[in-house]
RNA sequence: CUCAUCCAGAGGGGUGGAGGGACCGGCCCGGUGAAGCCCCGGCAACCAUCACGAGAACGCGUGCCCGCGUACAUCUAGCGAGGUCGUCUCGGGACAGGUGCCAACUCCGGCCCACGGCCAUAAGGCUGGUGGGACAGAUGAG
Numbered sequence: 001c002u003c004a005u006c007c008a009g010a011g012g013g014g015u016g017g018a019g020g021g022a023c024c025g026g027c028c029c030g031g032u033g034a035a036g037c038c039c040c041g042g043c044a045a046c047c048a049u050c051a052c053g054a055g056a057a058c059g060c061g062u063g064c065c066c067g068c069g070u071a072c073a074u075c076u077a078g079c080g081a082g083g084u085c086g087u088c089u090c091g092g093g094a095c096a097g098g099u100g101c102c103a104a105c106u107c108c109g110g111c112c113c114a115c116g117g118c119c120a121u122a123a124g125g126c127u128g129g130u131g132g133g134a135c136a137g138a139u140g141a142g
Base pairs, nucleotide, nucleotide: 001142002141003140004139005138006137011040012039013038014037015036019029020028021027023110024109025108026107041102042101043100046098047097049093050092052091053090054089055088056087060086061085063084064083065082066080067079068078106136111133112132113131114130115129116127117126118125119124
């Protein structure tokens, strides 16, 4: 930088002593012990994995099997509208290898749009009401 996902899920102990929830605003968590570090446990299934299922493609590789065939018991050149493997998509499995995660929807909002509400009722203004999309961030893969 690119792509995918982010309304589900999952915490105890030790150590440590005041912070933490990215940023800003809010609102929370925290001496009934924050962050960090260590141990153990758990969640999930992104990547990897599987003698898994279905489909696509038939381009490329030309491995393995099979057949034909090549001078020999065996092996060898070469050939093949054959099988299989590698590829892609969807789905499935697992006492899960590599990450990740285990308060609150990514805690909510921050910018834009639509709808609703309120004020003014001419233009317009406000809106932490609802929904959608960006931005930012996080995690994974490349």

The RNA shown here (SAM riboswitch aptamer (S box leader)) has 142 nucleotides and comes from a soil metagenome. Model confidence (mean pLDDT): 76 of 100. The RNAcentral record of the sequence draws on MGnify.